Purine riboswitch aptamer from Halobacillus sp. A5, 102 nucleotides, folded computationally. NCBI's taxonomy places the organism under Bacteria, Bacillati, Bacillota, Bacillaceae, Halobacillus. Model confidence (mean pLDDT): 80 of 100. It matches the Rfam family "Purine riboswitch aptamer". Rfam describes the family as follows. Riboswitches are metabolite binding domains within certain messenger RNAs that serve as precision sensors for their corresponding targets. Allosteric rearrangement of mRNA structure is mediated by ligand binding, and this results in modulation of gene expression. A class of riboswitches that selectively recognises guanine and becomes saturated at concentrations as low as 5 nM. In Bacillus subtilis, this mRNA motif is located on at least five separate transcriptional units that together encode 17 genes that are mostly involved in purine transport and purine nucleotide biosynthesis. It has also been shown that some members of this family are specific for adenine instead. It was read from a public genome assembly, where an Rfam model found it. The model forms 100% of the base pairs in the Rfam consensus.
[in-house]
RNA sequence: AAUUACACCACGUUCCACUUAUGUAUAGGCUUGAGAAUAAGGCUCGGGUGUUUCUACCCAGCAACCGAAAAUUGCUGGACUACAUACUUUUUCAUAAUGGGU
Numbered sequence: 001a002a003u004u005a006c007a008c009c010a011c012g013u014u015c016c017a018c019u020u021a022u023g024u025a026u027a028g029g030c031u032u033g034a035g036a037a038u039a040a041g042g043c044u045c046g047g048g049u050g051u052u053u054c055u056a057c058c059c060a061g062c063a064a065c066c067g068a069a070a071a072u073u074g075c076u077g078g079a080c081u082a083c084a085u086a087c088u089u090u091u092u093c094a095u096a097a098u099g100g101g102u
Base pairs, nucleotide, nucleotide: 007102008101009100011099012098013097014096020086021085022084023083024082025081026056029049030048031047032046033045034044035043041066042065050057058078059077060076061075062074063073064072
């Protein structure tokens, strides 16, 4: 002097995760069993189906309808979950690799 290994750095670059946005799925849909309420009411629990798909399948409201019976209907707004894609700066968080320096 070079190489290798290890450690460190408030440094650089590229990634992982998270946030956010977009897309796909699913329409937070359909169907059914049991129980429950009754115009100041219209609900609760379980099953099936739906997704190249895990999970979820409810909440709030508006209107109609049902003349007292056993049945609801239409509409509006609001997510989560799975996978994929995506932008710049600063700070924080969050991993890995590498460059440089010591």